[in-house]
RNA sequence: GUCUUCAGGGCAUGGUGUAAUUCCAGACCGGUGGUAAAGUCCACGAGCUAACGCUGAACUGGUUAAUUUCCAGUACCGACGGUAAACAGUCCGGAUGAGAGAAGGC
Repeated sequence: GUCUUCAGGGCAUGGUGUAAUUCCAGACCGGUGGUAAAGUCCACGAGCUAACGCUGAACUGGUUAAUUUCCAGUACCGACGGUAAACAGUCCGGAUGAGAGAAGGC
């Protein structure tokens, strides 16, 4: 350089109600690269925009040579459209899509 493949998880149980996996109690989930191992640090992807651009959330203590990454505790965050009057991180849809990137062949 070129080709191929891969590349996102999650409401158990109960309550109210005509109706809710959308509300309430509670449960569960965490893309890619960097760095001491990260949903909450830095960067990127995804999403939104005609474009410029915009884009969520963490503290305290402990251990260590070194950790906002580990351990303990307590918190917090999660696009757009749809839905039976009732509101979705988890259901359905765009998506058999796109993609940060990862692995491999030549």
The RNA shown here (FMN riboswitch aptamer (RFN element)) has 106 nucleotides and comes from a soil metagenome. Rfam family: FMN riboswitch aptamer (RFN element). Its family is annotated with FMN binding in the Gene Ontology. The literature on the family includes a 2002 paper in Nucleic Acids Res by Vitreschak et al., "Regulation of riboflavin biosynthesis and transport genes in bacteria by transcriptional and translational attenuation".